[in-house]
């Protein structure tokens, strides 16, 4: 890189930098922003997608070992991710996140 798979109405916020836009584009709204908003660091924290634990009456004949499927009244140790509005909200194109044949 990526072809396909899942998720996107729950959850989680302080400090230091900065210095104008900002909530991915476009339209139309609404809303955040010099009482400092995006962003960016650092701490803390939320979360169970991978990873690990348990479980399972299904599949690889059985066992082992593994698909699959479940399980937050399992675990934040490791790998992401995220912590204003429902991906802010409507319509369109898309698009973000994690998995990943190859």
């Nucleotide at each position: 890189c990526g072809a396909c798979c899942a998720u996107c109405c729950a959850g989680a916020g302080c400090g230091g930098c900065c210095g104008a836009g900002a909530g991915a584009u476009c339209u139309g709204g609404c809303u955040c922003g010099a009482c400092g908003a995006c962003g960016c660091c650092g701490c803390a924290g939320c979360a169970a997608c991978c990873c690990g634990c348990g479980g399972g009456a299904c599949c690889c004949g059985c066992a082992c070992g593994g698909g699959c499927c479940c399980g937050g009244a399992c675990g934040a140790g490791g790998g992401u991710g995220c912590u204003a509005c429902c991906g802010c909200c409507a319509g369109a194109c898309c698009g973000a996140u994690g998995g990943g044949a190859g």

The prediction has a mean pLDDT of 81.
Predicted 3D model of a 102-nucleotide RNA (SAM riboswitch aptamer (S box leader)).
It was read from a public genome assembly, where an Rfam model found it.